A computed fold for a 475-nucleotide part of an RNA from Picea sitchensis, annotated as small-subunit ribosomal RNA, 5' domain. Lineage of the source: Eukaryota > Streptophytina > Embryophyta > Conifers I > Picea. The prediction has a mean pLDDT of 81.

[in-house]
Context: one part of a larger RNA
RNA sequence: GGAUGAACACUCGCAACAUGAUAAACACAUGAAAGUCGGACGGGAAGUGGUGUUUCCAAUGGCGGAUGGGUGCGUAACGCGUAAGACCCUACCCUUGGGAGGGUAACAACACUGGAAAUGACUGAUAAUACCCCAUAGGCUGGGGAGAAAAGGAGGAAUCCGUCGAAGGAGGGGAUCGCGUCUGAUUAGUUAUUUGGUGAGGAAAUGGCUUACCAAGGUGAUGAUAAGUAGCUAGUCCGAGAGGAUGAUCAACCACAAUGGGACUAAGACAUGACCCAGAAUCCUACGGGAGGCAGCAGUGGGGAAUUUUUUGCAAAGGGUGAAAGCUUGAUGGAGCAAUGUCGUGUGAAGGCAGAAGGCCCACAGGUCAUGAACUUCUUUUCUUAGAGAAUAAACAAUGACAGUAUCUGAGGAAUAAGCAUCGGCUAACUCUAUACCAACAACCGUAGUAAGACAGAGGAUGCAAGCGUUAUCC
Numbered sequence: 001g002g003a004u005g006a007a008c009a010c011u012c013g014c015a016a017c018a019u020g021a022u023a024a025a026c027a028c029a030u031g032a033a034a035g036u037c038g039g040a041c042g043g044g045a046a047g048u049g050g051u052g053u054u055u056c057c058a059a060u061g062g063c064g065g066a067u068g069g070g071u072g073c074g075u076a077a078c079g080c081g082u083a084a085g086a087c088c089c090u091a092c093c094c095u096u097g098g099g100a101g102g103g104u105a106a107c108a109a110c111a112c113u114g115g116a117a118a119u120g121a122c123u124g125a126u127a128a129u130a131c132c133c134c135a136u137a138g139g140c141u142g143g144g145g146a147g148a149a150a151a152g153g154a155g156g157a158a159u160c161c162g163u164c165g166a167a168g169g170a171g172g173g174g175a176u177c178g179c180g181u182c183u184g185a186u187u188a189g190u191u192a193u194u195u196g197g198u199g200a201g202g203a204a205a206u207g208g209c210u211u212a213c214c215a216a217g218g219u220g221a222u223g224a225u226a227a228g229u230a231g232c233u234a235g236u237c238c239g240a241g242a243g244g245a246u247g248a249u250c251a252a253c254c255a256c257a258a259u260g261g262g263a264c265u266a267a268g269a270c271a272u273g274a275c276c277c278a279g280a281a282u283c284c285u286a287c288g289g290g291a292g293g294c295a296g297c298a299g300u301g302g303g304g305a306a307u308u309u310u311u312u313g314c315a316a317a318g319g320g321u322g323a324a325a326g327c328u329u330g331a332u333g334g335a336g337c338a339a340u341g342u343c344g345u346g347u348g349a350a351g352g353c354a355g356a357a358g359g360c361c362c363a364c365a366g367g368u369c370a371u372g373a374a375c376u377u378c379u380u381u382u383c384u385u386a387g388a389g390a391a392u393a394a395a396c397a398a399u400g401a402c403a404g405u406a407u408c409u410g411a412g413g414a415a416u417a418a419g420c421a422u423c424g425g426c427u428a429a430c431u432c433u434a435u436a437c438c439a440a441c442a443a444c445c446g447u448a449g450u451a452a453g454a455c456a457g458a459g460g461a462u463g464c465a466a467g468c469g470u471u472a473u474c475c
Base pairs, nucleotide, nucleotide: 001475002474003473004472006471007470008469010467013345014344016342017341018340019338020337026301027300028299030298031297035063036062037061040060043057044056045055046054070256071255072254079181080180081179082178084176087174088173089172090171093169094168095167096166098164099163101134102133103132110124111123113120114119140145152161153160154159182228183227189219190218191217194216195215196214197213198212199211200210201209231253233251235246236245237244238243259278260277261276262275282291283290284289309335311334312333313332318329319328320327321326348378349377350376351375358369359368360367361366383412384411385410386409387408388407419464420463421462422461423460424445425444430459431458432457433456440447441446
């Protein structure tokens, strides 16, 4: 000098765009963040004088809750980055070519009933795109033999949607491998399923992944093992570069979801608002027993130098679901708060000497603040007020949260708007008064002991400017 997710002191007009818990992965009150489908299905309710039409709903059933959003605890690792070749799986989507024939038995909701609640138990009854059996196929095998699937719905119909198997694709994912990836040797040996083989099991797939037997290997001074620290990268900051530091926001990958462990379901999880178990703290209880997990968005306490509203809308563009209309979405679009940053703009312009009053200095002649003010003329960015008033909407029409916002027009009046630090040298900028090694200043050198350009005040000056200075950290 540059930089920052900064903080603090003083000060503060406006707009746009960004950014905003770096520490306690500490504990959390409250609201709300994942639903949707009645065109799968039995039933119930509302409404109607009744039928029909309509609307709504707990359950069974389907798809989605593995995405989106958060955090960085752990991890020195095929975790990440880069390069490579072979293998495996894949719901929804696309393409091609086929199938969907018969039949059976239940279980919820409901009725009855236990319990303070959470939540159950017996008996009875019922539907389906829920569940099961038979038939039928390609394929496997020398042969015997073994051996799958399916579902309907809407409509007057045409037809549309859905369903099962096979092959291919797209996108996605799982494994493998070369190289790269922090510190110290005041850590030198380490490993027992450890390294390899055979058989078996398991897995979507390769493999000590697991197991029985056999062999004794594997790794290490090119730093193993153990220890400490740490999410990694594209990037970001500094630098002419080499390189050093860093990994907020945004994007990709990984890991985690109060702590530890486990599996179930599923195309996909060992699952952040699913389940089971354990222990910890918290809460409810009729004392018999139960409930929850903000590292989602707001918000609270706490600790801290320090970081925002318990706001608005699904209008847009995405996600889920649905045949659709729609519904839903703290993702997202907006508004609010904060000079936290960057950038823009303003705080007036022109004229004006009797060089005004006043302050300060003075050699008492004067000088300076200073064209600065007053005064004259003008302007209205901004401000106040009145009226008009959008766009981002695609797709004929309709549909706008932002918003009565931006913007435009009229009126008013210089009106509403300047500070902070410094002035001995480094370093741009000097005098007076007071103090007297005191009080104080200071990054360094140093200053102050009676004329201090260095302390304090004043006048003046210099620098930057809605900021300025200090502190912290990096280059």